The RNA shown here (glmS glucosamine-6-phosphate activated ribozyme aptamer) has 148 nucleotides. Its mean pLDDT, the model's own confidence on a scale to 100, is 77. It matches the Rfam family "glmS glucosamine-6-phosphate activated ribozyme aptamer". From the family's description: This entry contains a glucosamine-6-phosphate activated ribozyme that is found in the mRNA for GlmS. GlmS is an enzyme that uses fructose-6-phosphate and glutamine to generate glucosamine-6-phosphate. It is annotated as a riboswitch.
[in-house]
RNA sequence: UUUUAGUUCUUAGCGCCAGGACCAUAAUGGUUGACGAGGAUAAUAGUUAUCGAAAGAUUCGGCGGGUACUAUUACGGCAAGUGCAUUCGUAAGAUAUAUUAAAAACCAUAAAAUCAAGAUUAUGACAAAAGAUAUAUCACGCACAUUU
Repeated sequence: UUUUAGUUCUUAGCGCCAGGACCAUAAUGGUUGACGAGGAUAAUAGUUAUCGAAAGAUUCGGCGGGUACUAUUACGGCAAGUGCAUUCGUAAGAUAUAUUAAAAACCAUAAAAUCAAGAUUAUGACAAAAGAUAUAUCACGCACAUUU
């Protein structure tokens, strides 16, 4: 220095790349290939997995994964008890309205560094959904039991 095996840790706009694009080229090699916000009861299966920013050939295309969604089951929650049903998921019934938030990249400048593409560091601005809070409307079914 290389290879193999084992163990541990890390990653979820996360990881990888034989297409494409770009750079240097004699061979060939290199670069790029999602910018943050948000999101977890458990298991199984399926599916093109929420929100905006930027760009406008590439955040294109391909593969894998993933806290999303749907279905089933289990567990748990919701009105004075229990079971079923409905509907939700630990801030745990649904809908609507209003209020509420410190983004990062792009870009510009500077630094270091590279043959170059590009990548790295520092400074500067601007989101949406979600969640939360408040109000309003709707939902209080079936069976059994009980007397506060």